[in-house]
Molecule: Glycine riboswitch aptamer
Organism: Gulbenkiania mobilis
RNA sequence: CCCGCCAACUCUGGAGAGCGGCGCCCGGUGCGCCCACCGAAGGGGCUAACGGCGCCAUGCGCCGGAAAAUCUCAGGUUGCCGGACAGAGGGGUGUGA
Numbered sequence: 001c002c003c004g005c006c007a008a009c010u011c012u013g014g015a016g017a018g019c020g021g022c023g024c025c026c027g028g029u030g031c032g033c034c035c036a037c038c039g040a041a042g043g044g045g046c047u048a049a050c051g052g053c054g055c056c057a058u059g060c061g062c063c064g065g066a067a068a069a070u071c072u073c074a075g076g077u078u079g080c081c082g083g084a085c086a087g088a089g090g091g092g093u094g095u096g097a
Stems, first nucleotide, its partner, number of pairs: 009089005018035001020034005036077003042073001043071002050064006
C1' cells in the first nucleotide's frame, strides 16, 4: 500500500400478542392497579455436543458448558416508537431522484 474480517455508524427489510377493565391526570404516543396474552431489546435457569478431574474404569461421579429450544424478571400486546436477525454501505454519468 492492497485485500479480507471484526466493531461502531448509516440506509433498508423485519414477526408475535387485548384499540382489555377500573381509577387518576387533562395539550396524552401519560401514570397506577387488575386480569388475559407474546418472545426477536436486555436477562435467568437447565441441558446436548464437547472439555477437565476422579474412580470400583469400553462406564460412572463431579465441574465447566450454546441456542432463535426453555422461563417470562425486564420489555412488549391499534398505529408510532422499539425490535433479534439479515442485506447493502465500489466506481462513473446525473441538479437530484